[in-house]
Context: one part of a larger RNA
RNA sequence: CUGGGCGUAAAGCGCGCGUAGGCGGUUUGUCAAGUUGGAUGUGAAAGCCCAGGGCUCAACCCUGGAACUGCAUUCAAAACUGGCAAACUAGAGACCGAGAGAGGUGAGUGGAAUUCCCAGUGUAGAGGUGAAAUUCGUAGAUAUUGGGAAGAACACCAGUGGCGAAGGCGGCUCACUGGCUCGGUACUGACGCUGAGGUGCGAAAGCGUGGGGAGCAAACAGGAUUAGAUACCCUGGUAGUCCACGCCGUAAACGAUGAGUGCUAGCUGUUGGAGGGCAUGCCUUUCAGUGGCGCAGCUAACGCAUUAAGCACUCCGCCUGGGGAGUACGGCCGCAAGGUUAAAACUC
Numbered sequence: 001c002u003g004g005g006c007g008u009a010a011a012g013c014g015c016g017c018g019u020a021g022g023c024g025g026u027u028u029g030u031c032a033a034g035u036u037g038g039a040u041g042u043g044a045a046a047g048c049c050c051a052g053g054g055c056u057c058a059a060c061c062c063u064g065g066a067a068c069u070g071c072a073u074u075c076a077a078a079a080c081u082g083g084c085a086a087a088c089u090a091g092a093g094a095c096c097g098a099g100a101g102a103g104g105u106g107a108g109u110g111g112a113a114u115u116c117c118c119a120g121u122g123u124a125g126a127g128g129u130g131a132a133a134u135u136c137g138u139a140g141a142u143a144u145u146g147g148g149a150a151g152a153a154c155a156c157c158a159g160u161g162g163c164g165a166a167g168g169c170g171g172c173u174c175a176c177u178g179g180c181u182c183g184g185u186a187c188u189g190a191c192g193c194u195g196a197g198g199u200g201c202g203a204a205a206g207c208g209u210g211g212g213g214a215g216c217a218a219a220c221a222g223g224a225u226u227a228g229a230u231a232c233c234c235u236g237g238u239a240g241u242c243c244a245c246g247c248c249g250u251a252a253a254c255g256a257u258g259a260g261u262g263c264u265a266g267c268u269g270u271u272g273g274a275g276g277g278c279a280u281g282c283c284u285u286u287c288a289g290u291g292g293c294g295c296a297g298c299u300a301a302c303g304c305a306u307u308a309a310g311c312a313c314u315c316c317g318c319c320u321g322g323g324g325a326g327u328a329c330g331g332c333c334g335c336a337a338g339g340u341u342a343a344a345a346c347u348c
Base pairs, nucleotide, nucleotide: 003320004319005318006317007302008301012316014201015200016199017198021194022193023192025088026087027086028085029084030083031082033081034080035077036076037075038074039073040072041071042070049065050064051063052062053061054060091191092188093187094185095184096183097182098181099180103177104176105175106174107173108172109171110154114150115149116148117147118146119145120144121143125136126135162169163168206247207246208245209244210243211242215241216240220236221235222234223233258315259314260313261312262311263310266293267292268291269290270289271288272287273286274285275284276283277282278281297304298303321348322347323346330341331340332339333338
């Protein structure tokens, strides 16, 4: 390169936005770049191939033909692709009217619980475990009542419920704000899809500066267990967990399943909307989501199955035996930790 692949065997970038590029709805006209056909020129000779011929044969050699799948010029065609012009509305968007939601940011606020402090009652234990001990307690603990302070998280509602591109989002209220769905329309008229680079977002842990610190808790200390116990269990406990700002840029970032469009049996639950029938709380139609089962089909099997892993098309990313190795070196990024890009020798 031609292929074959990417749920679990190697393989979908963590997720958006978007540049170049690639691809792109319906109709008419036109051009003729791609495309198709013809002609002309060229495509050296030798070689290959075919038919003859010459050395006794062959190798070898000679003659002729074919071929040289290409390129250029020219004539023609106009279905398809493309360019231009005009038009359309089924894609996309817009407008109007409704609707649901832990979507985001900021500010405020509530109750339960926990710990600590003060005061009252009260007395010898409490705590913890498989059993204990370390630990706390007559300087009055644990328990209980009243008061106060602080920080963090929001029981029930809660639901294969909802929202978000993903990470993720859950007390309540307000302000600002993104997206989505349904119904209607006499609007725009292909404005679309994807997306190398690029750019933004991105759990937890970690880092920097300054705050905060109730509970929990790496490290650490002690008590147990044990042959040992750098663990599991217990008593403590610092970073951290929280906030602001700035970094880091990784995860089993998972549906281990890229995005978009169309097509291909159904049944059943549930969320949001719209319509119809009425017997007014049921039946039914439809759109958008989210689950279970299941046909055709697919699959190595497991399984997937209108939310496809089915049937097709477009665009991007990625894989190519195991180890060495997601390592070394170099580049780029980072305060660092490290990240990213990414080999080879050797070996089986």